Predicted 3D model of an 81-nucleotide RNA (c-di-GMP-I riboswitch aptamer) from an Acidobacteriota bacterium. The organism belongs to Acidobacteriota, within Bacteria. The prediction has a mean pLDDT of 82.
């Protein structure tokens, strides 16, 4: 010095609640609480799978959302065994 791995420090992100805004909604975003539900990539990308939501009689070859659902990419702090 890298990769593997996750002990300490140092720090980080933010469940649940309630307010308000967008939105058909799933959902998202602010603000306040919670000294936190937890997380070693709870940083970021729908590329697969998977869930949900809207259209649709029906189908799904349609749009959408979930990265805090899982792989898998890309990048990232620290250095004990």
């Nucleotide at each position: 010095u890298u990769a593997c791995c996750g002990a300490a420090a140092a720090g980080g992100c933010a469940a649940c609640c309630c307010c308000g805004c967008a939105g058909c909604g799933a959902u998202g975003c602010g603000g306040g609480u919670g000294g936190a539900c937890g997380c070693a990539a709870a940083g970021u990308c729908u590329c697969g799978a998977g869930u949900c939501u809207c259209c649709u009689u029906u189908c799904g070859u349609g749009a959408g959302a979930c990265g805090g659902u899982c792989g898998g990419a890309c990048u990232g702090c620290c250095g004990a065994a």